[in-house]
Order: sequence, then C1' cells, then structure tokens
RNA sequence: AAUAUUCUUUGGGGCGGAGUGAAAGUCUCCACCGGCAGUAAAGUCUGCGAAGAGCCAUGGCUCCCGAACGGGUGUGAUUCCCGUACCGACGGUCAUAGUCCGGAUGGGAAAAGAUGCAA
Repeated sequence: AAUAUUCUUUGGGGCGGAGUGAAAGUCUCCACCGGCAGUAAAGUCUGCGAAGAGCCAUGGCUCCCGAACGGGUGUGAUUCCCGUACCGACGGUCAUAGUCCGGAUGGGAAAAGAUGCAA
C1' cells in the first nucleotide's frame, strides 16, 4: 500500500384519456413503464437477481424464467440515430390486468462509503 474481515446506507417503474357495457384502471383504440453486471450508452445480446414450484441438512439445490429485426454512422453499436415491431410471473376482482389490490415497511443481483488483522 492493498486485501481478508466487520459495519452503515442505498437498492422497481407505469399521472392516464376515450369507447362499449349493468359492471372493465382487466376488453377495444391511444398512452405510459422498463432491476443489476458486462459491452459504444441495452426491457428484446451475454449472464445474474427477484417472483413462482419442488426437495431439504433451512444453508442451499433443481425446475421455471418473456420479447427485434432492417438500414445508417463508426475502429468498435441487435446498446447511438432512423424506421417498423415485440415482451412482461403468481394470487385476487360484480368483466379477461406489465400499469389496480396483495405477498412486499419483504427479498435480492448489486452500488456507495467507513473500518482494516496476519504474512
């Protein structure tokens, strides 16, 4: 000097509008939203997390886990620009839910800061 260790904090979004209808924030038309790490800046690439299911030594493991192409620029972009698309767990509901209610003042990938043994 750095690291191990320990501690603290942070760590998920969607105002909605119109129509139909007895009833829909769920249907139709429009709109709106997009965890973390990597990388030329990412909801759709690569991986991770969460949620759900099962097992269980309660630590973890397994299953499950959605979706994009074309063109342009450039050393490099499925990430930028242009165009046109697509996706979104589980339970609930006087009508079918990415946006309402709920598990969740939860959990976690991770990020920031502090501390800093021995060799």
The prediction has a mean pLDDT of 81. FMN riboswitch aptamer (RFN element), 119 nucleotides, folded computationally. Its Rfam family is "FMN riboswitch aptamer (RFN element)". Rfam links the family to the GO term FMN binding.